[in-house]
């Protein structure tokens, strides 16, 4: 220098033929227990990596860039 895959919640990843952003885990309150720990009920945390475009409507489609893997050279 050139080609591919990624980037969503503290963490781990879902969501892909455009149509209100979601589980586990953790984390806050309740309840249970003498107490913890599990179990139960509720909650609270996202401008979806960043700039642009296409659309009435973008995590999702297209373009630049920045990371991170990885192949060629």
């Nucleotide at each position: 220098g050139g080609g591919g895959u990624c980037a969503u919640a503290g963490c781990u990843c879902a969501g892909u033929u455009g149509g209100c952003a979601g589980a586990g885990c953790a984390c806050c309150u309740c309840u249970u227990u003498u107490g913890c720990a599990a179990g139960g009920a509720g909650g609270a945390g996202g401008u979806c990596g960043u700039c642009g475009g296409u659309u009435c409507g973008a995590a999702u489609c297209c373009g630049g860039c920045u990371g991170a893997c990885u192949c060629c050279a």